[in-house]
Context: one part of a larger RNA
Formats: sequence, C1' cells, structure tokens
RNA sequence: UUGGGCCUAAAGCAUCCGUAGCCGGUUCUGUAGGUCCUCUGUUAAAUCCAACGGCUUAACCGUUGGCCCGCAGAGGAUACCGCAGGACUAGGAGGCGGGAGAGGCAGGCGGUACUCUACGUGUAGGGGUAAAAUCCUUUGAUCCGUAGAAGACCACCAGUGGCGAAGGCGGCCUGCCCAGAACGCGCUCGACGGUGAGGGAUGAAAGCUGGGGGAGCGAACCGGAUUAGAUACCCGGGUAGUCCCAGCCGUAAACGAUGCGAGCUAGAUGAUUCGAUCGCAAAUCGCGAUCGAAGUGUCGCAGGGAAGCCGUUAAGCUCGCCGCCUGGGGAGUACGGUCGCAAGACUGAAACUU
Repeated sequence: UUGGGCCUAAAGCAUCCGUAGCCGGUUCUGUAGGUCCUCUGUUAAAUCCAACGGCUUAACCGUUGGCCCGCAGAGGAUACCGCAGGACUAGGAGGCGGGAGAGGCAGGCGGUACUCUACGUGUAGGGGUAAAAUCCUUUGAUCCGUAGAAGACCACCAGUGGCGAAGGCGGCCUGCCCAGAACGCGCUCGACGGUGAGGGAUGAAAGCUGGGGGAGCGAACCGGAUUAGAUACCCGGGUAGUCCCAGCCGUAAACGAUGCGAGCUAGAUGAUUCGAUCGCAAAUCGCGAUCGAAGUGUCGCAGGGAAGCCGUUAAGCUCGCCGCCUGGGGAGUACGGUCGCAAGACUGAAACUU
C1' cells in the first nucleotide's frame, strides 16, 4: 500500500537473449470500438438535498423541484487512443568499405625460474628466525658446472591502455576457424522498435562425480617455536586442491554497492580507435593543427543531493517497461515445494522480543 523510495540509510535480478503483456516514429484516407456532446427510457416508494407550507416552536409531517453513479437505445463530433488500408525515412535492420583489440575456440612452438634425477667439482655445514628449534647433511648436503625429466606459469612491454553482455581475457605464431563493436558511404528494406512476468543461455573462486596429471604452492593434518594457554599469527613438513578432459553446482563486496532504452540541459582538459580538411615530411611508414564520431578518464556551470558527492558516461530535466523496499532481532531460519550425487541453491513465514 491510490503514498514515498532503491550509490552509501531497507531496496537494481550476476549478465544477456527472449514469450505473453505493457509502451511505441512522420503523413494521408476510411471506420467510429475507446473518448466527447445531445435526446429518450430506466434508475420503485421511503431516505437524502433545496424552497415553500402545516402542527404555538422543534423533532415530525406535507407539496413541489433536484440528485450522484450507472445501464440500454437513438442521433451527432473525430483532435487523441484503437482498428483497416496507402505512403515516407529521422528509429531499427541489412549491404558495401574499413581493419583497432589480453574477444572466443583449436593447433603448434618457445622462455626464465622452482623442483627432481644423473655425472663432475668441492668440504662442513646448510636452512630458518626477532631469537631459536623442528628439518636437511660425511650414505657427501648447501654452493658451482654440464646434461636430462616433469608440471605449472608467462617478468620487462603494461598504461584510471584495449576487448568482452557479465563472469572474465596478457609469451609467440598459425587458422578460407567463430563472433561482436566503432568509423565511413547513405546503396537496400520500410517502424520490422523499446522493455520484458514466466522461460532459456552464459556465469569467478571454492566444492562434487569419473578419468588423467602433480613441479611449485598449499586448507586439513603432523612437528618446532611463541604464550598463562595458542586448536592462531612465525618456522619445518604436508594430503585434498590448485592443472587437463567430460559432467554437475549456480553462488560472490558477481560493485560503478548506480536496471535497460530514448530525448533534452554550459564547458575545460587527457589518453584510445576511426574519419574529414590543411600544413610538414625520408612525400611509404609518419608528425602537427582544426573539426566530427565512438567508447574511456579527470575537473567543473546550471541543476540535484541529508551530506559525501553526482554533474552530456547524471545521482540533473522528462517519457516507456521491468525488478525490488516498507523498523531492528527472530531469519535468509522453520515448514512446504522445485532443483542438486552431495554440499546446498531458489522460493520463504510465524510465534516471541524490542
């Protein structure tokens, strides 16, 4: 609960696609369903409202007039909404050009380091810490050199740089591989659009199932310290896991704590990509100036805001659609349902208390 809100107070679904629904560009013609006007009928009486009247007054009663709201029928209006038909190009889509990018997928190749193994050299320590010890080491460690193995990762470049719907993406190369966006042309279609309850797809890390792999790191665990204790912080080990394939899970401070789309409302200044004009130039790569577009930062006027701050990438001014909130705790719990192998997820109360 016909209200006000949702960056930080409760509140934007993790993200996208899309069904129903809701909303929808310019113009012409028709129609007349919505809408508007007039008339007729009906809307019982009483009640109610107004005027007048009757009881001495009032209450009460009578007469006359009126009434919301609605329904049905008839006639009319046509701006807007709807419906039907025609036309258009500013939205949208396609096409052509274009070629930025850690966008995705697959394959191949490489690099440093760590660890291990073998051989060589070499001798007593090494390691670790605030200090130590556990630990490794004369069965030759640490250190140095050579060769090899294996797994993971990808320094510098690297940038409030780029790409992606979000999660996320970073060694190099390859692919008639896949996809999307900017920019330019204004060639084609001609409103085909926006949002989106349900629904579907994607979705970090951890976790789960089966199979592989396992260098380093490392929950659990075992030791050593510290301490009153130390189920920790520090140190030595170390299993799952971290990696790959197939399947599940479906959650995060999944954050810009800011839903998506459209229009309007001063500017200044960076870096990124593209285009136009002009100038310079090794006239080919490129450099500079001005202007335009897109995304991405910083500052800032008006305005907004409780303030912090936001401010053409709005949290300003408007419109469309969806989601969500309604004191704290109990509680994201119980119960039920759906999903899941499980862990659990989604949906989601109440008593009671304050």
Molecule: small-subunit ribosomal RNA, central domain
Organism: uncultured crenarchaeote